[in-house]
């Protein structure tokens, strides 16, 4: 880089430096944001996927490799069902499942 298997409704932030964007891409909405985006760095935190030790019916716990800390993976984008308007035609409003596309983790190449 691809592939598979798992999870993705919970949780958890402060300082320092930067100094204008930022929310994965496209397109829409919608949010954040000089009361400081976004990066890097220090500290905590949260979490419980691999390993490790130690415990045990079992949950667990310690160390280490990750990860993660606005917003449901911010929310729609194809599809399918109910409801709804209109009712030949069509509208795209709510819900709801599933797909797709991403993140992570772990195994393979």
């Nucleotide at each position: 880089u691809u592939c598979u298997u798992a999870u993705c409704a919970a949780g958890a932030a402060a300082g320092a430096c930067u100094g204008a964007g930022g929310g994965a891409a496209a397109g829409g909405g919608c949010c954040c944001u000089g009361u400081g985006a976004u990066g890097u760095c220090u500290u905590a935190g949260c979490a419980a996927c691999c390993a490790u030790g130690u415990a045990u019916a079992a949950a667990g716990c310690u160390u280490g490799g990750u990860g993660c800390u606005a917003a449901c993976u911010c929310c729609c984008u194809c599809c399918u069902g109910g409801c709804g308007c209109a009712u030949c035609a069509g509208c795209g409003g709510c819900c709801a499942g599933g797909g797709a596309a991403g993140a992570u983790a772990a195994g393979a190449u």

SAM riboswitch aptamer (S box leader) from Pontibacter flavimaris, 109 nucleotides, folded computationally.
RNAcentral holds the sequence, with entries from Rfam and Ribocentre.
Lineage of the source: Bacteria > Pseudomonadati > Cytophagia > Hymenobacteraceae > Pontibacter.
RNAcentral records the identical sequence in 2 taxa.
Rfam family: SAM riboswitch aptamer (S box leader). Rfam describes the family as follows. The SAM riboswitch is found upstream of a number of genes which code for proteins involved in methionine or cysteine biosynthesis in Gram-positive bacteria.
Of the family's consensus pairs, 97% are formed in the model.
The coordinates come from a structure-prediction model, not an experiment, and the mean pLDDT is 79.